[in-house]
RNA sequence: UUUUAUAUAGUUUAAAUAAAAACAUUAUAUUUUCAUUAUAAAAACAAAGAUUUAAAUUCUUUUAUAAAAU
Numbered sequence: 001u002u003u004u005a006u007a008u009a010g011u012u013u014a015a016a017u018a019a020a021a022a023c024a025u026u027a028u029a030u031u032u033u034c035a036u037u038a039u040a041a042a043a044a045c046a047a048a049g050a051u052u053u054a055a056a057u058u059c060u061u062u063u064a065u066a067a068a069a070u
Stems, first nucleotide, its partner, number of pairs: 001069007010023004025041005046062005
C1' cells in the first nucleotide's frame, strides 16, 4: 500500500418490516438477617450519507480492532 472479516444493553449471544433473551445492576415482596426465589424497572444497533413504503440487515465512505499478501 492492497484485500478480507468483525463492531448490537455493563458482559455473552440472537433477530422475521417488533430491537429479543440469559447473567449482572436497581426497586419491591418473601426471610430475624444474608442468600435463594418471585414480580417489575432501567439499559444498546461504531459514525455519516444513499436506495427502499420501510434498513441492525442492502450499497458507498470514514473510524476502531483482527488476519492475510506485497
This is a predicted structure of a 70-nucleotide RNA (transfer RNA) from Glyptotendipes tokunagai. Rfam family: tRNA. It is annotated as a transfer RNA.